[in-house]
RNA sequence: GGUCGCUUAGCUCAGCUGGGAGAGCAUCUCCCUUACAAGGAGGAGGUCAUAGGUUCGAUCCCUAUAGCGACCA
Numbered sequence: 001g002g003u004c005g006c007u008u009a010g011c012u013c014a015g016c017u018g019g020g021a022g023a024g025c026a027u028c029u030c031c032c033u034u035a036c037a038a039g040g041a042g043g044a045g046g047u048c049a050u051a052g053g054u055u056c057g058a059u060c061c062c063u064a065u066a067g068c069g070a071c072c073a
Stems, first nucleotide, its partner, number of pairs: 001072007010025004019056001027043005049065005
């Protein structure tokens, strides 16, 4: 330098016929307990890497950029 893949909550990751943004763990509150853990109920937490485009509508399609990884040279 070239090709390909990935980037979504604090962490690990789902979500693709283009229309509701989610799960587990963590965190907060309550219940339970003498207390803690476990268990049960509920809550908060997001610029879907960034910018632009297509579309009535984009996490999803297209382009560029950035970061990470693999391969080729």
A computed fold for a 73-nucleotide RNA from uncultured Ruminobacter sp., annotated as transfer RNA. The organism belongs to Ruminobacter, within Bacteria. Its mean pLDDT, the model's own confidence on a scale to 100, is 80.